This is a predicted structure of a 108-nucleotide RNA (SAM riboswitch aptamer (S box leader)) from Clostridium autoethanogenum. The source organism's lineage runs through Bacteria, Bacillota, Clostridia, Clostridiaceae and Clostridium. RNAcentral holds the sequence, with entries from Ribocentre. The model forms 97% of the base pairs in the Rfam consensus.

């Protein structure tokens, strides 16, 4: 860097250190000195290891391991169909599917 497979509406802090940026990306719309990112604690979860029941499927546990994650549904939204009102275009609106991203666990 690339493939597969699975999740993505839930859940978590008025801590500390730090000091301006963040929320991938486009096009919004937020968030931020009543303090960004970033690090530590700390909490959540439970993917993979562990543990327990199970004939297996699977079910739980969270005293340890390895990640993950702790504004907004992956904030929304970008490509397709549908549907809904209007004379038609465009456009709003819902809804469904990729697509793109993100995280585990495997594979080149």
């Nucleotide at each position: 860097c690339u493939u597969u497979u699975a999740u993505c509406a839930c859940g978590a802090g008025a801590g500390g250190u730090g000091g301006a940026g963040g929320g991938a990306c486009u096009g919004g719309c937020c968030c931020a000195g009543u303090g960004a990112a970033a690090c530590c604690c700390a909490a959540c979860a439970a993917c993979c290891g562990g543990c327990a029941c199970u004939a297996a499927a699977g079910u739980g546990c969270a005293u340890c391991g390895g990640u993950g994650c702790u504004a907004a549904u992956u904030c929304c939204u970008g490509c397709a169909g549908a549907a809904u009102a209007a004379a038609a275009c465009g456009a709003a609106u819902u809804c469904u599917g990729a697509a793109a991203g993100a995280u585990a666990a495997g594979g080149a």